[in-house]
Transfer RNA from Oscillibacter sp. 1-3, 74 nucleotides, folded computationally.
The same sequence occurs in records of 7 taxa.
Taxonomically the source falls in Oscillibacter (Bacteria, Clostridia, Eubacteriales, Oscillospiraceae).
RNAcentral holds the sequence, with entries from Rfam.
Its mean pLDDT, the model's own confidence on a scale to 100, is 80.
Its Rfam family is "tRNA". By type it is a transfer RNA.

RNA sequence: GGACGAUUAGCUCAGCUGGCUAGAGCACCUGCUUGACGUGCAGGGGGUCACAGGUUCGAGUCCUGUAUCGUCCA
Numbered sequence: 001g002g003a004c005g006a007u008u009a010g011c012u013c014a015g016c017u018g019g020c021u022a023g024a025g026c027a028c029c030u031g032c033u034u035g036a037c038g039u040g041c042a043g044g045g046g047g048u049c050a051c052a053g054g055u056u057c058g059a060g061u062c063c064u065g066u067a068u069c070g071u072c073c074a
Stems, first nucleotide, its partner, number of pairs: 001073007010026004019057001028044005050066005
């Protein structure tokens, strides 16, 4: 220098053929349970969907560029 893949909650990830308010597990907070901790049960908070632009009535999803990370080629 080139090719491919990835980037969504604190962490690991899902999100189909573009369409209703963006989700799960773990973690965190509160309550109940316990002598206490843990477990269990119930509830709750947390998102610039990496960044910028474009297409569209509508974008996490499609297109272009940029950034970072990984693999491969040279």